[in-house]
RNA sequence: ACACGCAAACCGGGGUGCCUGUAGGCAUAGAUGCAUACAGGCUGAGAUUAUACCCGUUGAACCUGAUGCGGUUCGUACCGCCGUAGGAAGUUUCGCGGUUGCUAGC
Numbered sequence: 001a002c003a004c005g006c007a008a009a010c011c012g013g014g015g016u017g018c019c020u021g022u023a024g025g026c027a028u029a030g031a032u033g034c035a036u037a038c039a040g041g042c043u044g045a046g047a048u049u050a051u052a053c054c055c056g057u058u059g060a061a062c063c064u065g066a067u068g069c070g071g072u073u074c075g076u077a078c079c080g081c082c083g084u085a086g087g088a089a090g091u092u093u094c095g096c097g098g099u100u101g102c103u104a105g106c
Base pairs, nucleotide, nucleotide: 001099002098004097005096006095007093008092009091010090011056012055013054014053017042018041019040020039021038022037023036025034026033027032062087063086064085068081069080070079071078
């Protein structure tokens, strides 16, 4: 000094579902359905514990298509397709490592 790796700082992006029960509420002639609160269960990094968790272009974090398709399952769990589809949030600091160059000494 900087193509590079790591780290840090600051900044930014993103999701929060499903099932069961209880309570009262709303809709309905009724069956039943819907949303809310609470309790329990499932998957997951995360299911509003959050000053958490995951992700930031080397970007399947996450969104759209999508109330998608196939297999399988008690199941929205699991596998595959869609998918070299379309989108999607970054700068700084040579701090550590690495590399290169220059100078001086031996």